[in-house]
RNA sequence: AUGAACCCUGUGGGAGAGAUCCUUAAAAGGACGCCGAAGGAGCAACCUAACGCCUGGCGGGCGGAGGGGAAACUCUCAGGCUUCAGUACCAUUGGGGGACG
Numbered sequence: 001a002u003g004a005a006c007c008c009u010g011u012g013g014g015a016g017a018g019a020u021c022c023u024u025a026a027a028a029g030g031a032c033g034c035c036g037a038a039g040g041a042g043c044a045a046c047c048u049a050a051c052g053c054c055u056g057g058c059g060g061g062c063g064g065a066g067g068g069g070a071a072a073c074u075c076u077c078a079g080g081c082u083u084c085a086g087u088a089c090c091a092u093u094g095g096g097g098g099a100c101g
Base pairs, nucleotide, nucleotide: 006096007095008094010092011091012090013089018032020031021030022029023028033081034080035079039077040075041074042073046068047067048066051063052062053061054060055059
């Protein structure tokens, strides 16, 4: 000095599902019915591999518990279901960071 991944923050965009019933002044709570895009969890291919079998031996081949292993898929624990707020994700400002050259 070029400055990636990643983290924090500001701004813009940003879906889904009961204005259901009961209590209550309201918020909120309960019942039933739903949603998936805070978070969380599960898994395919594939990789690895204890062990076992085949081969006269080396070598090789086959099977394979266990481990690793993605999501916008699945679950619905959490969260959410008028509005507001929030939300994964996309773009972008600033800061941290420091790969690569």

The prediction has a mean pLDDT of 78. Glycine riboswitch aptamer from a Syntrophomonadaceae bacterium, 101 nucleotides, folded computationally. The organism belongs to Syntrophomonadaceae, within Bacteria. Of the family's consensus pairs, 90% are formed in the model.